Molecule: c-di-GMP-I-GGC riboswitch aptamer
Organism: Geobacteraceae bacterium
């Protein structure tokens, strides 16, 4: 320095449970842990899912969701060997 991930500290939390909340996909809070080194943040491609009103009129357009689906951007802990 970080191609790389020994150790140790701390962090973050899948599925499911309860319970608030949204039409809904989701989401907050608690428990819980399957995992995680960006599982931290942004909807820029791209995919994946939803849709009550509005639009639309038959697979698309519009209006959300997902950052723990893959890329992109920002920022960022700890460090041994080599």
């Nucleotide at each position: 320095c970080g191609c790389u991930g020994a150790a140790a500290a701390g962090c973050c939390a899948a599925a499911c449970c309860a319970u608030c909340u949204g039409u809904g996909a989701g989401g907050g809070u608690g428990g819980g842990g399957c995992g995680g080194a960006a599982a931290g943040c942004c909807a820029c491609g791209g995919g994946u899912c939803u849709u009550a009103c509005a639009c639309g009129u038959a697979a698309a357009a519009a209006a959300g969701a997902c950052a723990g689906c893959c890329g992109g951007g920002c920022u960022g802990c700890c460090a041994a060997a080599g």